[in-house]
RNA sequence: GCCACGACGUCGGGAGAACCAGUUUACUGGUGCCGAAGGAGCAACCGCCCCGGAAACUCUCAGGCCACGGGACCGACGCCGUAAA
Numbered sequence: 001g002c003c004a005c006g007a008c009g010u011c012g013g014g015a016g017a018a019c020c021a022g023u024u025u026a027c028u029g030g031u032g033c034c035g036a037a038g039g040a041g042c043a044a045c046c047g048c049c050c051c052g053g054a055a056a057c058u059c060u061c062a063g064g065c066c067a068c069g070g071g072a073c074c075g076a077c078g079c080c081g082u083a084a085a
Base pairs, nucleotide, nucleotide: 004082005081006080008078009077010076011075012074013073018031019030020029021028022027032065033064034063038061039059040058041057045053046052047051
C1' cells in the first nucleotide's frame, strides 16, 4: 500500500398487509391482516464441543396495513480498526 473482514456515516435500490363507524383529519373503537426495525422460539449448521454461537424458518410482544416516515437486505463511496501474506 492492496485485498478480505467488522463498526460507523453518506447516497441509491428496497416488499407485504383492510374495512367500517365516530370524527377534532390527528386520533379512538371493533374486527381482520402483514413481517424485512427490534424482540422471542425451535432448529439445519458451526465452534474453542462442560457449553456456546446461530436464520430470510416460526411467533407476532412491539411495529406496520393512503402518503410521509421507518425498513432486513444489496450496491457504491468515505472513515476507523484488525488478521494474514

Glycine riboswitch aptamer from an uncultured Rhodobacteraceae bacterium, 85 nucleotides, folded computationally.